[in-house]
RNA sequence: UUAGAGUUUGAUCCUGGCUCAGGAUGAACGCUAGCGGGAGGCUUAACACAUGCAAGUCGAGGGGUAACAGAGGUAGCAAUACUUGCUGACGACCGGCGUACGGGUGAGUAACGCGUAUGCAACCUGCCCUAUACAGGAGGAUAGCCCGAAGAAAUUCGGAUUAAUACUCCAUGCAGCAUAUUUUUCGCAUGAUAAAUAUGUUAAAGAUUUAUCGGUAUAGGAUGGGCAUGCGUCCCAUUAGUUAGUUGGUGAGGUAAUGGCUCACCAAGGCUUCGAUGGGUAUGGGGUCUAAAAGGAUGGUCCCACACACUGGCACUGAGACACGGGCCAGACUCCUACGGGAGGCAGCAGUGAGGAAUAUUGGUCAAUGGGCGAGAGCCUGAACCAGCCAUCCCGCGUGCAGGAUGACAGUCCUAGUGAUUGUAAACUGCUUUUCUAUAAGAUGAAUAAGGACUACGUGUAGUUCGAUGACCGUAUUAUAGGAAUAAGCACCGGCAAACUUCGUGCCAGCAGCCGCGGUAAUACGAGGGGUGCAAGCGUUGUUCGGAAUCACUGGGCGUAAAGGGAGCGUAGGCGGAAGUGCAAGCAAUCUGUAUAAUCCUGGGGCCCAACCCCAGUUCUGCAGAUUGGACUGUAUUUCUUGAAUAGUUCAGAGGCAAGCGGAAUUUCUGGUGUAGCGGUGGAAUGCGUAGAGAUCAGAAAGAACACCAAUGGCGAAGGCAACUUGCUGGGGACUUAUUGACGCUGAGGCUCGAAAGUGUGGGUAGCAAACAGGAUUAGAUACCCUGGUAGUCCACACUGUAAACGAUGCAUACUGGGUGUCCGAAAUUCGUUUCGGGUACCGUAGCUAACGCGUUAAGUAUGCCGCCUGGGGAGUACGUACGCAAGUAUGAAACUCAAAGGAAUUGACGGGGGCCCGCACAAGCGGUGGAGCAUGUGGUUUAAUUCGAAGCAACGCGCAGAACCUUACCAGGGUUUGACAUGGAAUCGCCGCAGCGAGAGAUCGCUGUUUAGUAGCAAUACUACGGUUCACACAGGUGCUGCAUGGCUGUCGUCAGCUCGUGUCGUGAGAUGUUGGGUUAAGUCCCGCAACGAGCGCAACCCACGUUUCUAGUUGCUACCCGCAAGGGAGCUCUCCAGAGAGACUGCCGGGGACAACCCGGAGGAAGGUGUGGAUGACGUCAAGUCCUCAUGGCCCUUACAUCCUGGGCUACACACGUGCUACAAUGGUCGGUACAGUGGGUCGCAAUAUCGCGAGAUGGAGCCAAUCCCUAAAGCCGGCCUCAGUUCGGAUCGGAGUCUGCAACUCGACUCCGUGAAGCUGGAAUCGCUAGUAAUCGUGGGUCAGCACACCACGGUGAAUACGUUCCCGGGCCUUGACACACCGCCCGUCAAG
Repeated sequence: UUAGAGUUUGAUCCUGGCUCAGGAUGAACGCUAGCGGGAGGCUUAACACAUGCAAGUCGAGGGGUAACAGAGGUAGCAAUACUUGCUGACGACCGGCGUACGGGUGAGUAACGCGUAUGCAACCUGCCCUAUACAGGAGGAUAGCCCGAAGAAAUUCGGAUUAAUACUCCAUGCAGCAUAUUUUUCGCAUGAUAAAUAUGUUAAAGAUUUAUCGGUAUAGGAUGGGCAUGCGUCCCAUUAGUUAGUUGGUGAGGUAAUGGCUCACCAAGGCUUCGAUGGGUAUGGGGUCUAAAAGGAUGGUCCCACACACUGGCACUGAGACACGGGCCAGACUCCUACGGGAGGCAGCAGUGAGGAAUAUUGGUCAAUGGGCGAGAGCCUGAACCAGCCAUCCCGCGUGCAGGAUGACAGUCCUAGUGAUUGUAAACUGCUUUUCUAUAAGAUGAAUAAGGACUACGUGUAGUUCGAUGACCGUAUUAUAGGAAUAAGCACCGGCAAACUUCGUGCCAGCAGCCGCGGUAAUACGAGGGGUGCAAGCGUUGUUCGGAAUCACUGGGCGUAAAGGGAGCGUAGGCGGAAGUGCAAGCAAUCUGUAUAAUCCUGGGGCCCAACCCCAGUUCUGCAGAUUGGACUGUAUUUCUUGAAUAGUUCAGAGGCAAGCGGAAUUUCUGGUGUAGCGGUGGAAUGCGUAGAGAUCAGAAAGAACACCAAUGGCGAAGGCAACUUGCUGGGGACUUAUUGACGCUGAGGCUCGAAAGUGUGGGUAGCAAACAGGAUUAGAUACCCUGGUAGUCCACACUGUAAACGAUGCAUACUGGGUGUCCGAAAUUCGUUUCGGGUACCGUAGCUAACGCGUUAAGUAUGCCGCCUGGGGAGUACGUACGCAAGUAUGAAACUCAAAGGAAUUGACGGGGGCCCGCACAAGCGGUGGAGCAUGUGGUUUAAUUCGAAGCAACGCGCAGAACCUUACCAGGGUUUGACAUGGAAUCGCCGCAGCGAGAGAUCGCUGUUUAGUAGCAAUACUACGGUUCACACAGGUGCUGCAUGGCUGUCGUCAGCUCGUGUCGUGAGAUGUUGGGUUAAGUCCCGCAACGAGCGCAACCCACGUUUCUAGUUGCUACCCGCAAGGGAGCUCUCCAGAGAGACUGCCGGGGACAACCCGGAGGAAGGUGUGGAUGACGUCAAGUCCUCAUGGCCCUUACAUCCUGGGCUACACACGUGCUACAAUGGUCGGUACAGUGGGUCGCAAUAUCGCGAGAUGGAGCCAAUCCCUAAAGCCGGCCUCAGUUCGGAUCGGAGUCUGCAACUCGACUCCGUGAAGCUGGAAUCGCUAGUAAUCGUGGGUCAGCACACCACGGUGAAUACGUUCCCGGGCCUUGACACACCGCCCGUCAAG
């Protein structure tokens, strides 16, 4: 000293990318801004630059005197003018020193440029220090000044004259240098050192205040440089070869010095896969940022080094330069010009333009620090120190503090209240004064200066004392006075990620770092309120490190996620068995030198603190050297046998190559027999065939492939290898132990092999068969199917070099429980087999794995070496290169784009996947629909309106169990506005109501009459209650919208057998198990088994009805009995019936099957037999299914109208289309007459009998009945007659006429009756519906709704069938199991075409 999160999915685990939270910044932009301290400030155009300044100084080197000042002189009192180098000083000039420092920039440079460590016996060094020695003499010039000339200017030229610490010559020489010789000592070597000898050669300058300073030579030191070397120092191999002064030698030149540094000659070398050469990019380091570290990124400010100074080149001077503010040449650019010529270089400090997102003042001072010159005073110094600008960064301070609840006003929210919140916040009271304003005081930075004086010793030093000097700056700081006074913003509030509500908007406007938000209830947009975070800042953008173990050295992977080379041989390289000895390269320990300072860290100190600064220490993990150690690696050497190899015996095998040979089959040909088809398919056709096919028999030819054996088998490195025989040949196993003695493993490049297809040349060609042709299929069918058919397939030789070349698993070695089968060999054997070695296949332990799975044939545990991967797409593409005859192969990007792509496993749903099973699902049957007419609903159309809803099944005789008005929601017109309806206030009246009259279409309005209750009071009247009217406001009202905001209710899958839970167990997890399996059932029904054991909702049962029976009870029911014509009465309750309670059926019994089960089959008994029949009953859920027009309800909308009242109309329209029904088409019928038998149910605003009238609907009338009492009530059927196959005695539509009934009212628009009329229709295309028994079919009856209106709906009974072999198929469903779907197959998704 190491933190994670979001995002792939319905959910899960994993892989994997993208994104975020952190730090940093020479930054920029937006909003905002009180102060101070410390830092920093052209990252772009090494682009161009106006103006000013940035390097001068010395008169104590010199000739001198242009300017200034002083003094003197002359003219003159003065002013003034002239003059004198006389003085202070000093322009220009000669001379010395400096200008090579300091300051700027990073263009170039991939290099000994830099860093680090060394070397120079191959070198230089002005000023400075130390030491020694010396300084004698002579000479000629030149600038300046003066005169003249040329030129526009810059400048240049000529003449005369002149000085020096300028220059030249001579002398001196102990010393130095060069050469040669000898000797000493030393060195790895060239050689160095010391001494001696000989020869040659080289110096000087003065100034002066007399103190000194300066000069020359030599030696040494210090400082600064030069050169050389080891190591380190970016990317690209789609840059693999490069180099001629190149590499070396000899000699010479050159340099301070080595050296191809240069030249002549000679040799042919030098560098390079440990990356040369080439290309790109880039000053390097100390450091800085980040990070746990290792690393990664970076090199601004400060320090060191290098390079550069408009661009390129060159030298001169000098100690030092190839010189930023020097020179020459060339170039570009700018400026001046009299056109002939000239001048210039801000990458110095300011500043300007330009570029850019972007970076400051044409400031002050030399006071301090430092530099140059000078003896010094001093001068110069855009170095430096300061100030100015900028929130650019870091640090610090402030914008008040305390009290204060009527919890004020106001805002916001709201359940609307004595509500919540902003909020002790404000007001108000008290306090303080950092900051601010005013006034006043006022530093540190300044001293060891120069110089003077004194003291000490020694002419100079040391000490003491005096001593001028501040840009910043009247700054920091301090004091006094005043007064809360002068001072808060920015971003965010869906998750990540702290912080929530209202309104507006309505996939618009917009947001967004990722996921994503917005389509009318947005915590995600915009605004308000509130909150959170940071704060003089806050956000955004860019860049960088981190998180990212996401290039993994520390520290990743490659069976299926990206990733093992197709296979082998083998070079370099890497790695390597056992024992001994030596060495010490690696390695380890100790020590030494160095690693500048600054920075970082620790401790301490100074600014009030901090930032910042100062001091000290540690660190700088590096490099080099010395010594020591001897385990391990290495190296050298001596041995060993276990790795490896060889030899001997033997064995198996589709191992390879070559030659030969065999039979079956196919096709073709020839001949015979023989006749009409063959062939082919889902079905066909093309094709073949009477010129004789196909079939069959015999014969012949050709090519290719080798049935059975045959396998989970064998061999091979892989590709691959299959009749048989022979020859040649490779590899392997076992056994024996003999020989060699580590000879081994892997293997970048390289070489070889390498299926199929393809290519070239030449053969061959039976079958098959790309291309192609024809026939089908199809919307099309350049396909699948069929008939043909060429390359090819075969052989030889040569290319190609790729495959799902797969075990999707590189090679080698070692280790790590077992079991089963099989191949080869050996040994043993009791002949059954066992053991050992080598292969091959399965199951599984530990372990591994995301899981699946692997598991001694590892995907386990380890080692060695090679290859490969780093999100998906673009793309194995483009370009380049290599190979190839070509096809193409190898190598192999980027732009751009997405937030995923992917693996394994889980649960569902789906499949024209599989298995099992069920259902009127099909099949077998019966009857319908679809054709006709009518009824009814819907669509469409129409309309003022044709109100609205329902839309596959699961809308369409549905809401509607009944639209003439009403209903009614629609339309037209006429009215009302606190309202037709509810509650509350005030005023007023006893209206209102009822009856009547009038106006009006009516609503409504007007008039007349009548007209409340109680209490008190004689009464008037007052109060209360009730009712009405009027007024004002809260409100009413809405069948207006949203069923995609909802409740409730309902439909549907489906009366299908399923849906879940608790605990346990298994799995990292989603989940699984249970619920799967074997049977069985109508059933997740039951039995058995089982890591499950139990439970719940469903199933079943319990409930109702029907079927048998017992008991009880008999009225209005019943009658064996009696009376009576009947009604009824008596008697009675056996029967029927009624309605209460029971019984009964449970696979209980028998036989068989089955697993001794569940259960199934058959039988008996029984009214009923295997849930007896029917009903009620509808699990978890699905369809954003239906309904805001039943009701309720959130939100939105209307409020003299989208409310409400009324009249009339509409919902009833009608070229058409569909659904559901009714009636038919007829003889199993129609019609006429006669005749029989039900069960539900309804009835007082009702059902209504008998009776009478009417052809009839019906009318009159009314007994009885509030109902087992009375009333409403059958038809088909049966018996008999007629009709005789026809648009009819079928059928009844339509129309005409006349009526009945209900009702204010039947015109739009009711039902029924009678008379007349008599349409379509002769059994219905494709298609489609219902039904399995008292069912279908057929026949009638009742009820609800309702004044009236029923072919509909809901019930009731009468008559009463046919068929089911069976589960292949259609539809739907259940269980198990498999795939890229999850909005779940109406899914997903590919290609083509078209458009952009």
Molecule: small-subunit ribosomal RNA
Organism: uncultured bacterium